[in-house]
RNA sequence: GGAGUCGGCCAGGCAGUCGCUGCAUCGUCUCGAUGUGGAGGAAAGUCCGGGCUCCAAAGGGCAGGGUGCCAGGUAAUGCCUGGGGGGCGCGAGCCUACGGCUAGUGCCACAGAAAAUAUACCGCCUAAGCACCUUAAGGGUGCCGGUAAGGGUGAAAAGGUGCGGUAAGAGCGCACCGCGCGGGUGGUAACAUGCCGCGGCAGGGUAAACCCCACCCGGAGCAAGACCAAAUAGGGGGGCAUCGAUGUGGCCCGCAUCGCUCCCGGGUAGGUCGCUUGAGGCGCGCGGCGACGCGCGUCCCAGAGGAAUGGCUGCCCACGACAGAACCCGGCUUAUCGGCCGGCUCCCACU
RNA sequence: GCUCCCAUCGUCUAGCGGUUAGGACGCCGCCCUCUCACGGCGGUAACCGGGGUUCGAAUCCCCGUGGGAGCG
Numbered sequence: 001g002g003a004g005u006c007g008g009c010c011a012g013g014c015a016g017u018c019g020c021u022g023c024a025u026c027g028u029c030u031c032g033a034u035g036u037g038g039a040g041g042a043a044a045g046u047c048c049g050g051g052c053u054c055c056a057a058a059g060g061g062c063a064g065g066g067u068g069c070c071a072g073g074u075a076a077u078g079c080c081u082g083g084g085g086g087g088c089g090c091g092a093g094c095c096u097a098c099g100g101c102u103a104g105u106g107c108c109a110c111a112g113a114a115a116a117u118a119u120a121c122c123g124c125c126u127a128a129g130c131a132c133c134u135u136a137a138g139g140g141u142g143c144c145g146g147u148a149a150g151g152g153u154g155a156a157a158a159g160g161u162g163c164g165g166u167a168a169g170a171g172c173g174c175a176c177c178g179c180g181c182g183g184g185u186g187g188u189a190a191c192a193u194g195c196c197g198c199g200g201c202a203g204g205g206u207a208a209a210c211c212c213c214a215c216c217c218g219g220a221g222c223a224a225g226a227c228c229a230a231a232u233a234g235g236g237g238g239g240c241a242u243c244g245a246u247g248u249g250g251c252c253c254g255c256a257u258c259g260c261u262c263c264c265g266g267g268u269a270g271g272u273c274g275c276u277u278g279a280g281g282c283g284c285g286c287g288g289c290g291a292c293g294c295g296c297g298u299c300c301c302a303g304a305g306g307a308a309u310g311g312c313u314g315c316c317c318a319c320g321a322c323a324g325a326a327c328c329c330g331g332c333u334u335a336u337c338g339g340c341c342g343g344c345u346c347c348c349a350c351u
Numbered sequence: 352g353c354u355c356c357c358a359u360c361g362u363c364u365a366g367c368g369g370u371u372a373g374g375a376c377g378c379c380g381c382c383c384u385c386u387c388a389c390g391g392c393g394g395u396a397a398c399c400g401g402g403g404u405u406c407g408a409a410u411c412c413c414c415g416u417g418g419g420a421g422c423g
Stems, first nucleotide, its partner, number of pairs: 001347010012316007020038008040322001044333002047331005052221004059253004064217005069083005084098001085096004099212002104210002106206003121151002123147003129143006159177006178201001179199005184193003225273004235264006244258004280299008317320001352422007361376004369406001377395006399415005
C1' cells in the first nucleotide's frame, strides 16, 4: 500500500423566526403569558419471552403446541455467553433444527438383478456331483451349481489398501487404517483419548414423515381492568331450575357465584384512573474468560385521546437513508444514504 | 390496537414430496360453412420473493411481500 474479518458508535450541525403539544407557575381563567420537556435504532413485523390486569391463589387429567449437544447468564425465553461435535475458509473468522430409524409403522419416482428378509443382468469359475462327445494321460459341451473381486443402474447397493488363500472368489485368514463394545485417564458436562482389552464387524437413507423420549406452556389481553355516575320498570309472555345455570377457555374434573336464559316492549351520557420512576439511563469501583452480577454516586428523559414533535430563512459540510410512539420491558427478524473508531488476519514492497 | 386466513396460466380452479404442473373459460392458428355462430384439431400461458430440510419442494420449515376477514 492492497484485500479481508470481527466489534462498537453517529444518524446533518448552528442561528433566527412562525406554529403544535404535556407539565408547572401567574394573570384579566371556554383564553393568554413565562419557564421547561417533546420519537427510533429500528418506534416496524407481531415472531418469541416476561411484567401488569381479570378469570381461583392457576390446581389435576386428556387433547394440542413449542423446544431439542453441554454448562452458565437472566424476571423469562426459541435470546445471549462460554465450551464440545460437524462443515467452509491459506488465515483472522464464519455457519450449524446438533436427541432417537438395533420401540414400532410408513415412504424411497425413473433406472436397476436387487431400494432392505438383501440379491444375481453382464461377467468370472468348472474343484465336487450327473449326462454326453473325444480319448493314451487328458480335454471339450451341457445340467446342477459356486462367486460378489470386475462392469453396469442410481442421490443412495452390506468398510478401505495390501499380502496370503482359492476352481474362481469372499473378513475366508493376516497386517495396517476405519468401526463398535467394555474399562482406564482428562473434563462439572457435552466430549476427547499417540492408554488397555475384546469383537471380523455393526448393517442404506428419511423423524423441517407419523411417532418415541426429555423439558416447557392454564386462558385472555390496556378495547385488560378499576372507580364515579345519568336514565329506566319491581313490565308482559315462554323455558330450565342443584342431576341446574353462569364465570370458563378445545374438553372433563375442580373452584367461585345463586337464580339463569329467550322473545316482546321501553330507555341510554359519559367522565376519571390505569399512563409512565423503570428488570431505567450515565459514571466509577469490585467479582467473572464472558454473557452478567454486586456496591456507591448522580440524573428524570414524550404520555396524547382525532392524536402533538412541523414550516420558512441564512451559513457550513462529507449534501443527509430507512422510517415515526399509543400499557411497559427484554430479545429476534426485516428496512436503512453515508461516516467515524478499535482489535485481528492474509498478500506485496521497503528498512 | 389485537387476533386470524389466503396467494398456482389473462380469469376460475385441481394438486397433499417424484407429473412434460392438469382442466374449464379466454386468446392465436388451421379445418368445417357462401359467411358468422356451433363443432373438430393444434398451440400460447402459471406455482408471490428469498433461504433451509431432502437424492428430489408448488407441496415440509423459517423470514419477508401483497391481499382479505373478525373483534370494536